[in-house]
Molecule: small-subunit ribosomal RNA
Organism: uncultured prokaryote
C1' cells in the first nucleotide's frame, strides 16, 4: 500500500466482504521445559467454616491461666495438690493510642463527581521547631464480693476499691470573648539513675527520659468557593417559589438560603435549561501515517458504596466495610416470652454464566498499628500452588548417508514423487531424569563490651558515632555449578477455487455437504468426504466474539447535490454568520520570551541488571495542556474621526399579457322562437346506442345565457415564484437607461418567524353555454369495471373563508469577483456622416445559440457556468422496509409537515460501448408478394412417419433443417428385435507356458439346426538330430467380445441460416475505458463489385476469376466412328476398294475485354441503346459453402474418453417380427378422360451396363417365358423396341371402348425356400373416382409441364432414387402488404438477447413490525395521612456524688429521666405522567418451490410514459383536472453551422 463482489463489456457512484493489529477472552484439536505477567468481564446474587486490628502491666486496681523459684502436704522419687503477687509474666476489667489507614466493589453519580489552572473565610491526632508550665485538693464508677431475673444473649440490685478515668480550686506571656471598663479558661503522672541534705525508710530532694497542659509557627492531611472542559437524544421546549436577591436572627472548623422571618420578583433556557436514557471520573490501553475512533481490566491519583433505606453518637478525623440506633427484605436460634447476623477482606461453597484459581506458607523481606524497648498483631505483603490466558527464551537432535531401499501415491507404463526423508555409519548431550555441591535476597534492632561526644552536680543511667561479639530466610530439595547416562523422554495445528502461499487420485452425483465475500455440488468436482503431496504458523494451530483499521464509507486534515443520494415551491426579514478605502487609541483573539504546574508508573532515547529476551533499575527526553508576568501591535476584535467605489435617495426618459376594481365588444357553442324544407341526421376501424314525420340535421330571422379571447403571437415581454393575453378607465407594485446632485458602509445571506404559493380538493352564497371524474348505454373483446361512441352529475366560473401540494424543473440556493471569442432577439442611451429614412462603430441591462481554455464518470456545461474564488443557508450518506409507523403539531375533512426501528437483499444506481429485439424511421434484395403455368389437400394404390396393437413389431431421424430420410433395394441371410434350443478362453485377434498330432477330404447315426457322436484316406519342411519352424486341438493364464449408455466428456463427417456478402487483423489515429475509425457518406454492382471523398493506410478469409460440362470456330489424329466426291456388289445397305472432306470421336489452341460508337452523369465507376459476333455486359450450368449461429445430426459408418457387462448386455443355431391395422400426418403413382382412350402403320435420340454378365437371329409359347447358343472384355456385339410426335381408323360425353383398385382361377422367374410376405404373365372380375373445403407446394426458359431411355442397390424385388435426351409454353405493372435476409439509424429497464424482461391482487408457509377490549410491572409528579430512630428547641412537678451557700436541715448552679413541638425514612390513601412485558382479534410488509388471475411498465410496450391531486375499480390500473420530458414518429416553423 490494497484486494473482491453489480456489465456480455466499460467508466463511474455506491454499499458488502476480506487480507493487519489487538484482548482480563472463550470453544475445539493437540500440548516438552521455564522466567517474567496475568486470571468473575455475568447475580453490587445469597453465604457454611476459618482468619483478615489489635497493642501497651514503663497508667491503674489486680492474679483467671501458665512457668520459674521458696515452703509444705500426699505418696508408686517423680509426678499431684496446697501456700507465697515476692519473680516471669498475664484472662477478664478501667485507661490511653489505634480502629476514619491499610484491603475490596464499581451499584450509585451527567455533577454535591473527575480533570486543568486558581482562590479565601477554615480545622488538623501522632511527628517537628519555639516559648510558658506541670502547684494544691476532692468525689466517684468498673472489676471483685453478695443477691436476683432469663432458655440465651444479656440484664438489675446492694458493697468495697485504684488510676495518666472524672470534677473543682490556684496561677495565665500568649489564648478566648468583650459593652474596651474587664472577663472567661490548664495539667499527670509512669520509668531509670543517684552524690549531699531530711526521712514515718515508702520516699522528699536532683537529674535523665517518656508522658501531660497552654500557646504561636512548620509539614502532612482534610473542608470550602471560582472558571473552563466533561456521553446520546428536540418524537423531550420551556424550568423554577428557598427558587433570584436583600435586611435581621441562627447555624458550621469555616464563606454561603445552609436554616429562618420579612422585602422585592426575580433566575436558568436554542452557546440546548428541564426531562428521559447510558456511564464511576483520570494518568493511561488498544488501533491509527497522522489527525482521530474505540475503551476506562492489572499499575497508579480521586470520588462514591459496604444487605437495602434513614439516623445520630465518639472522635483531631466517620456520619465509620468486620461501630451504635431505628425501619426493611432475608438468614439463623429458640423453652415462642426473645434473641443473632451481613465475605463489593483472604481462602472458600452454592448459583448465574461460554468463562475466571488454593479453605497454602511466611511476617524473612518492604510497610502499617501498639509499646521505652524486647516483642505483639498484620489473608497490605512478600512467596508457593492451579491455568499454553498473554508476552518472552529454550528444545524435540547434528554430520554424512543413492541401491535415489521397501511402502504409499500418481502415471503417458518409460517413470515420477514421498526423498537424504529413512535405514546404516559417525558425533553431540541443551532441556527433562539421577549425583553431589550450593550463592544472594540479611539491613539490622538487641547483649555484653572498647573508644568518642552529648547531657548532669555527676567519671550513674540515658542519647548520638565508630568497632568487636552473637543471633535472625517464608521462598527452599531454589537459582547456579557438576564429572554420570543415552538420540535415548518432547509436534502438533489450519489451509491448498479467486482473493491468497500451496495439486493431484478416489469416493459422492444440487444427494450428502461446504462457505468470510463472489460461489461450488445435477457422473469426469484442484470448491464437498478420503488419500498422497504441497503451503502456513509453531508449544502452539484455528473458529467465535470485541475494537481501531483498511473505510477520503461523517471527509478538521479529507467528500459531495444538473442526470448516481443530495438546492428548501418562492419571497421577506429575526437571531447568528460573514463584510469596502482610511487616521488614531486599546490590547480581547493572535505571536514572542520567562517562571509556575502539568504527580508516580507508562510511550521515546541512552546506559546498566537477571547467560539473552520478556522483565526491571537509573538518566533524559516528552507530556502537544493551564495559569502568572512583560513584551510586538501587521491582521481579526472594540473605540474614535474621516472617505465615497458597495448600498439607497433625489431629477428627466421610454418599454412590458407584472398586479387589483369597474366597465364594455364581436367571433362561435348551446338552447328557446319563427320561416324554408325533407328523410334521415350523428357517430365509427366497422357499427350501435342516441335524434328524427309530434319535422331532426341542413339553412334563414330574431333573442337568451355563460365561458373563452383566433389572427397580431416571436427559443418575444413582464413577474420573487405560482403565474400573466379581446378593449377602456382609474388605483398600484418592480425592473431599466440617463444626469457635474445627496446620505456615507445604511452591505450580504439568513436557523426559527411570517407573507404568497398551478391544478385538484373542501365549507357557504350564487351561477352554469360548452366540457367533463363518478355513474347509464352502445361497441371492440376470451373478459373488457378500459381504450372508440352516445348520453351525463359534482367540477371547472363568481364572491368570501380553507387548503398548501406537483416532473411547484434549468431536475442547476441566494449574493459578489475574475477568467477568449463569434452570432441573432428586446428594452433604453451615446458617436461619425446624412436634409432625412437608413447605414456603420460603440455602451449598459436582459434573452437564446455556437465555441476557447477550464471543468466533468460521461452526457454535456461554457461571462445565464456545471470554470477559477470568497461569504451564508439549504440538504446527502447502499437498496428494500418507507416518506410507512408511533409521537407531536396544523387542518372542517382529505390530508400536510415532522420522521424512525424491527427484518430482508448484494447488490440497488448513472453515463456510455457493442449487440439484438420494436405492433420506430429511412435505403436494398429475394419465385418473398404480385402477373401467370401445373400441382397438393378429395379417390384408389405406393411408401415414410405417428398412434394402437404385439412375445417381437430393433434402432435412430422430430418446425424450416424428421417423415420414398440413416436403407444405392427386410422372404433366409442382412438383423441390431422376439421365443426356443445350444455354448463359455469362446465364432474372430494377439502373446506365454504346456500337452497333441500333420493340416486335410470324405462319409454314417440323432437333431428343426447350430451341435453332439461315430468311420475310412491321408501322415509336412528345416536340422549341427539336442532340436527349431508352419498349422491344428486342448488346457492355465494374460486377455477378447458388446449395433451396451452417454452426440450434454469427443474426434471426423454432415444439415442450416446462405452462394446470404459479409467476417476480420496489423500499423496509427480518436476515446479514462469498454470501443470507434477503416467497414460511415455520395453513387454504382448479383457482390464489403468498383469509383470518388473521408485520419486513415494496408492486409486476410469471403465476392469475382482460375477447375469441368455446355454453344462457335481453328490444328493434330481418323478405328470399331464417317461417306462428299471416284469405282464395285446388293432386293436394299458404308456391305467392299478407298477417301480424311463433313458429321463424330478426343486432345491442343482461338474466341468475350464494356473492347468500339452515342446519350446520360459534377468526375469516375457505372447505366441505356447501337455496330460486329457462334455468343454481350458474371452467355447457360456445375463443383467451390467466409467468421461463427443452433449443447442442430450421428457413440448403430468409422475412430474414442468414462460407465456398465463377461456361463452374458458376448457368440452359434431354427423359426417367428421388422410386411400388425380402428385411425392421423408427408411424400409419390395412377385417374377422373375426347389437347383423350383402343387398334393398325411409320419416324427421329442421348446417356450409360455387360464375363458367375449382356446375350442377336431361329424354332415353340397367346404371354411372361421356354429352348438352342452367334457376337462381345466392347465407338466393332448385345441390352435395345425409344416414347410423346406423325397417318388411318373405331369411339361420341357414359361411371363409359374413361379409371384401373380389388378378388378368383391358371401359370412364368429367381431363389436351399415365395405360407405370413416376391415380381411378371393370361383370362376373368371391374371399386372409387366426373378436377377436389380451409389451407398449401413448386417453376423466370430449352424453365415449367409432358414423353421415354439407362443407371447404382441387386439371385429375385421401384411408382423411390441419380443420370439422359425428345416435345416444349405462359406471365413478371410492380415492391403497399406476408414470409426471409443485408446495410444506416433511433429508442430499450433486453445479453438464456422479445420464446427477453417484468407488475399487482388472490392461494400456502413462515418471519419481524404496527393497532387492538384489557392486564401486569417499573420509574416519577401532585396532594393530603400517618410518622420509627435521632439531632435540635420546649417543659422538666420525678431523681441528682464533686462546684456555691448553710452550723445543720436545705437551697441554688448545673446535669438526668420522662414527656412535647420541628423536621423526616419506610408506609397509606387518591389522581395524573411515562416507560415496558403480555394480549381474543387485526392491518399492511419481507422471503419462499415449477400455484391462481390477468398484462400495468420497459420499444411510439400496441391507449407515449411519469406525476400532485379526486373519483371509481378482483388486480395490475382506469378516469377527470392541470403540469413535466426523463416521449417515439412525420411534417412545418424558426434558430445555428458548413
Nucleotide at each position: 500500500a490494497g484486494a473482491g463482489u453489480u456489465u456480455g463489456a466499460u467508466c463511474c457512484u455506491g454499499g458488502c466482504u476480506c487480507a493487519g493489529a489487538u484482548u482480563g477472552a472463550a470453544c475445539g484439536c493437540u500440548g516438552g521445559c521455564g522466567g517474567c505477567a496475568u486470571g468473575c468481564c455475568u447475580a453490587a446474587c445469597a453465604c457454611a467454616u476459618g482468619c483478615a486490628a489489635g497493642u501497651c502491666g514503663a497508667a491503674c486496681g489486680g492474679a483467671a491461666a501458665c512457668g520459674a523459684u521458696g515452703g509444705g502436704a500426699g505418696c508408686u522419687u517423680g509426678c499431684u495438690c496446697c501456700c507465697a503477687g515476692g519473680c516471669g509474666u498475664c484472662g477478664a476489667g478501667u485507661g490511653g493510642c489505634g480502629a476514619a489507614c491499610g484491603g475490596g466493589u464499581g451499584a450509585g453519580u451527567a455533577a454535591u463527581g473527575c480533570u486543568u489552572a486558581g482562590g479565601a473565610a477554615u480545622c488538623u491526632a501522632c511527628c517537628u521547631a519555639g516559648u510558658a508550665g506541670u502547684g494544691g485538693g476532692g468525689g466517684a464508677c468498673a472489676a471483685c464480693c453478695c443477691g436476683a431475673g432469663g432458655a440465651a444473649a444479656c440484664u438489675c440490685g446492694g458493697g468495697c476499691u485504684a488510676a495518666u478515668a472524672c470534677c473543682g480550686c490556684a496561677u495565665a506571656c500568649g489564648c478566648u470573648c468583650u459593652a474596651c471598663g474587664g472577663a472567661g479558661g490548664a495539667a499527670a503522672g509512669c520509668g531509670g539513675g543517684g552524690g549531699a541534705u531530711c526521712u514515718u525508710c515508702g520516699g522528699a530532694c536532683c537529674u535523665c527520659g517518656c508522658g501531660c497542659u497552654a500557646u504561636u509557627g512548620g509539614a502532612u492531611g482534610a473542608g470550602c468557593c471560582u472558571a473552563a472542559g466533561u456521553c446520546g437524544g428536540a418524537u423531550u421546549a420551556g424550568c423554577u417559589u428557598g427558587u433570584u436577591g436583600g435586611u435581621g436572627g441562627g447555624g458550621u472548623a469555616a464563606g454561603a438560603g445552609c436554616c429562618u422571618a420579612c422585602c422585592a420578583a426575580g433566575g436558568c433556557g436554542a452557546c440546548g435549561a428541564u426531562c428521559c436514557g447510558u456511564a464511576g471520573c483520570u494518568g493511561g490501553u488498544c488501533u491509527g501515517a497522522g489527525a482521530g475512533g474505540a475503551c476506562g481490566a492489572u499499575c497508579a491519583g480521586c470520588c462514591a458504596c459496604a444487605c437495602u433505606g434513614g439516623g445520630a453518637c465518639u472522635g483531631a478525623g466517620a456520619c465509620a466495610c468486620g461501630g451504635c440506633c431505628c425501619a426493611g427484605a432475608c438468614u439463623c436460634c429458640u423453652a415462642c416470652g426473645g434473641g443473632a447476623g451481613g465475605c463489593a477482606g483472604c481462602a472458600g461453597u452454592g448459583g448465574g454464566g461460554a468463562a475466571u484459581a488454593u479453605u497454602g506458607g511466611a511476617c524473612a523481606a518492604u510497610g502499617g498499628g501498639g509499646g521505652c524497648a524486647a516483642c505483639c498483631c498484620u489473608g497490605a505483603u512478600c512467596c508457593a500452588g492451579c491455568g499454553a490466558u498473554g508476552c518472552c527464551g529454550c528444545g524435540u537432535g547434528u554430520g554424512u548417508g543413492a541401491a535415489g531401499a521397501a511402502g504409499g501415491c500418481c502415471u503417458g507404463c518409460g517413470g515420477g514423487u514421498u526423498g537424504u526423508a529413512a535405514a546404516g555409519c559417525a558425533c553431540u548431550u541443551u532441556c527433562a531424569g539421577a549425583u553431589g555441591g550450593g550463592a544472594a535476597g540479611a539491613a539490622a534492632a538487641g547483649c555484653u563490651u572498647a573508644g568518642g561526644g552529648u547531657g548532669u552536680a555527676a567519671u550513674a543511667u540515658g542519647c548520638c558515632c565508630u568497632g568487636c561479639c552473637a543471633u535472625u530466610g517464608a521462598c527452599g530439595g531454589u537459582a547456579c555449578c557438576u564429572g554420570c547416562a543415552g538420540a535415548g523422554g518432547a509436534a502438533g495445528c489450519c489451509c491448498c477455487g479467486g482473493c491468497u502461499a500451496a495439486c493431484u487420485c478416489c469416493g459422492u452425483g444440487c444427494c450428502a455437504g461446504c462457505a468470510g465475500c463472489c460461489g461450488c455440488g445435477g457422473u469426469a468436482a484442484u470448491a464437498c468426504g478420503g488419500a498422497g503431496g504441497g503451503g502456513g504458523c509453531a508449544a502452539g494451530c484455528g473458529u467465535u466474539a470485541u475494537u481501531c483499521g483498511g473505510a477520503u464509507u461523517u471527509a478538521c486534515u479529507g467528500g459531495g447535490c444538473g442526470u448516481a443520494a443530495a438546492g428548501g415551491g418562492c419571497g421577506u426579514g429575526u437571531a447568528g454568520g460573514c463584510g469596502g478605502c482610511u487616521u488614531g487609541a486599546u490590547a480581547g483573539g493572535u505571536c514572542a520570551a520567562a517562571g509556575g504546574u502539568g504527580a508516580a508508573a507508562g510511550c521515546c532515547c541512552u546506559c546498566g541488571g537477571c547467560u539473552c529476551a520478556a522483565c526491571c533499575g537509573a538518566g533524559g527526553a516528552a507530556c502537544u495542556g493551564c495559569c502568572u508576568u512583560u513584551g510586538a501591535a501587521a491582521c481579526c476584535a472594540u473605540c474614535u474621526g474621516g472617505c465615497u467605489c458597495g448600498a439607497g435617495g433625489c431629477c428627466g426618459g421610454g418599454a412590458g399579457g407584472g398586479g387589483g376594481u369597474a366597465g364594455u365588444g364581436g367571433a362561435a357553442u348551446u338552447c328557446c322562437u319563427g320561416g324554408u324544407g325533407u328523410a334521415g341526421c350523428g357517430g365509427u376501424g366497422a357499427a350501435a346506442u342516441g335524434c328524427g314525420u309530434a319535422g331532426a340535421u341542413a339553412u334563414c330571422a330574431g333573442g337568451a345565457g355563460g365561458a373563452a379571447c383566433a389572427c397580431c403571437a416571436g427559443u418575444g415581454g413582464c413577474g420573487a415564484a405560482g403565474g400573466c393575453g379581446g378593449c377602456u378607465a382609474c388605483c398600484u407594485g418592480g425592473a431599466c437607461c440617463g444626469g457635474u446632485u445627496c446620505u456615507g458602509a445604511c452591505g450580504c445571506u439568513g436557523a426559527g418567524g411570517u407573507g404568497c404559493g398551478a391544478a385538484a380538493g373542501c365549507g357557504u352564497g350564487g351561477g352554469u353555454a360548452g366540457c367533463a371524474a363518478a355513474c347509464a348505454g352502445g361497441a371492440u373483446u376470451a373478459g373488457a369495471u378500459a381504450c372508440c361512441c352516445u348520453g351525463g352529475u359534482a367540477g371547472u366560473c363568481c364572491a368570501c373563508g380553507c387548503u398548501g401540494u406537483a416532473a411547484a424543473c434549468g431536475a442547476u440556493g441566494a449574493g459578489c469577483a475574475c477568467u477568449c471569442g463569434g452570432u441573432g432577439c428586446u428594452g433604453c442611451g451615446g458617436g461619425u456622416g446624412u436634409c432625412g429614412a437608413c447605414c456603420c462603430c460603440u455602451g449598459c441591462a436582459g434573452u437564446g445559440c455556437c465555441u476557447u481554455a477550464g471543468g466533468a464518470a460521461a452526457c454535456c456545461c461554457g461571462u445565464u457556468a456545471a470554470g477559477u474564488g470568497c461569504u451564508c443557508c439549504g440538504c446527502c450518506u447502499g437498496g428494500g422496509g418507507a416518506g410507512u409507523a408511533c409521537g407531536g403539531u396544523c387542518g372542517c375533512a382529505a390530508g400536510g409537515c415532522u420522521g424512525a426501528a424491527a427484518c430482508u437483499c448484494a447488490a440497488a444506481g448513472g453515463a456510455a460501448u457493442u449487440g439484438a429485439c420494436g405492433g420506430g424511421g429511412g435505403c436494398c434484395c429475394g419465385c418473398a408478394c404480385a402477373a401467370g403455368c401445373g400441382g397438393u389437400g378429395g379417390a384408389g394404390c405406393a411408401u415414410g412417419u405417428g398412434g394402437u396393437u404385439u412375445a417381437a413389431u430393433u434402432c435412430g431421424a422430430u418446425g424450416c433443417a424428421a417423415c420414398g430420410c440413416g436403407a444405392a433395394g427386410a422372404a433366409c441371410c442382412u438383423u441390431a428385435c422376439c421365443u426356443g434350443g445350444g455354448u463359455u478362453u469362446a465364432a474372430a485377434c494377439u502373446g506365454u507356458g504346456g500337452a497333441g498330432g500333420a493340416c486335410u477330404g470324405u462319409u454314417c447315426u440323432g437333431g428343426a439346426a447350430a451341435c453332439a457322436g461315430g468311420g475310412c484316406a491321408u501322415u509336412c519342411c528345416c536340422u549341427u538330430c539336442g532340436g527349431g519352424g508352419a498349422c491344428u486341438u486342448c488346457c492355465a493364464c494374460a486377455g477378447a467380445g458388446g449395433u451396451g449408455c452417454u452426440g450434454c466428456a469427443u474426434g471426423g463427417c454432415u444439415g442450416u441460416c446462405g452462394u446470404c456478402a459479409g467476417c476480420u487483423c496489423g500499423u496509427g489515429u480518436c476515446g479514462u475505458g469498454a470501443g470507434a475509425u477503416g467497414u460511415u457518406g455520395g453513387g454504382u454492382u448479383a457482390a464489403g463489385u468498383c469509383c470518388c471523398g473521408c485520419a486513415a493506410c494496408g492486409a486476410g478469409c469471403g465476392c469475382a476469376a482460375c477447375c469441368c460440362c455446355u454453344a462457335c470456330c481453328c490444328u493434330u489424329a481418323g478405328u470399331u466412328g464417317c461417306c462428299a466426291g471416284c469405282g464395285g456388289u446388293u432386293a436394299a445397305a458404308g456391305c467392299c476398294g478407298g477417301g480424311a472432306a463433313c458429321u463424330c470421336u478426343a486432345a491442343g489452341g482461338g474466341g468475350a475485354c464494356u473492347g468500339c460508337c452515342c446519350c446520360g452523369g459534377a468526375a469516375a465507376u457505372c447505366g441505356g441503346g447501337g455496330a460486329g459476333g457462334a455468343a454481350g455486359g458474371u452467355g447457360g450450368g456445375g463443383a467451390u459453402g467466409a467468421c461463427g449461429u443452433c449443447a442442430a445430426g450421428u457413440c448403430c459408418u468409422c475412430a474414442u474418453g468414462g460407465c456398465c457387462u463377461u456361463u452374458a448386455u458376448g457368440u452359434c443355431c431354427a423359426g417367428g417380427g421388422c410386411u400388425a391395422c380402428a385411425c392421423a400426418c408427408g411424400u409419390g403413382c395412377u385417374a377422373c378422360a375426347a389437347u383423350g382412350g383402343g387398334c393398325g402403320g411409320u419416324a427421329c435420340a442421348a446417356a450409360g451396363g455387360g464375363c458367375a454378365g449382356c446375350g442377336a437371329a431361329g424354332c415353340c409359347g397367346c404371354g411372361a417365358g421356354g429352348u438352342u447358343g452367334a457376337g462381345c472384355c466392347a465407338a466393332u456385339c448385345c441390352c435395345a423396341a425409344a416414347a410423346a410426335a406423325c397417318c388411318g381408323u373405331c369411339c361420341u360425353c357414359a361411371g363409359u371402348u374413361c379409371g384401373g383398385a380389388u378378388u378368383g382361377c391358371a401359370g412364368u422367374c429367381u431363389g436351399c425356400a415365395a405360407c405370413u410376405c416376391g415380381a411378371c404373365u393370361g383370362c376373368a372380375u371391374g371399386a372409387a373416382g366426373u378436377u377436389g373445403g380451409a389451407a398449401u407446394c413448386g417453376c423466370u426458359a430449352g424453365u415449367a409441364a409432358u414423353c421415354c431411355c439407362g443407371g447404382a442397390u441387386c439371385a429375385g424385388c421401384a411408382u423411390g432414387c441419380c443420370g439422359g435426351g425428345g416435345u416444349g409454353a405462359a406471365u413478371a405493372c410492380g415492391u403497399u402488404c406476408c414470409c426471409g435476409g443485408g446495410c444506416c439509424u433511433u429508442g430499450u429497464a433486453c445479453a438464456c438477447a422479445c420464446c427477453g424482461c417484468c407488475c399487482g391482487u388472490c392461494a400456502c408457509a413462515u418471519c419481524a413490525c404496527g393497532a387492538a377490549a384489557g392486564u401486569c410491572g417499573g420509574c416519577u409528579g401532585u396532594a393530603c395521612c400517618g410518622g420509627a430512630a435521632g439531632c435540635c428547641g420546649g417543659u422538666g412537678g420525678g431523681c441528682u456524688a464533686a462546684c456555691c451557700u448553710g452550723c445543720a436541715a436545705g437551697g441554688g448552679a448545673g446535669g438526668c429521666a420522662a414527656c412535647u413541638g420541628u423536621c423526616c425514612a419506610u408506609g397509606g390513601u387518591a389522581u395524573g405522567g411515562u416507560c415496558g412485558g403480555c394480549g381474543a382479534u387485526u392491518g399492511g410488509g419481507g422471503u419462499g418451490a415449477a400455484g391462481u388471475c390477468g398484462u400495468a411498465a420497459c420499444a411510439a410496450g400496441g391507449u407515449a410514459g411519469c406525476u400532485g391531486u379526486a373519483g371509481g375499480a378482483g388486480a395490475a390500473c382506469c378516469u377527470g383536472u392541470g403540469g413535466c420530458u426523463g416521449g417515439a414518429u412525420c411534417a412545418c416553423c424558426u434558430c445555428c453551422u458548413u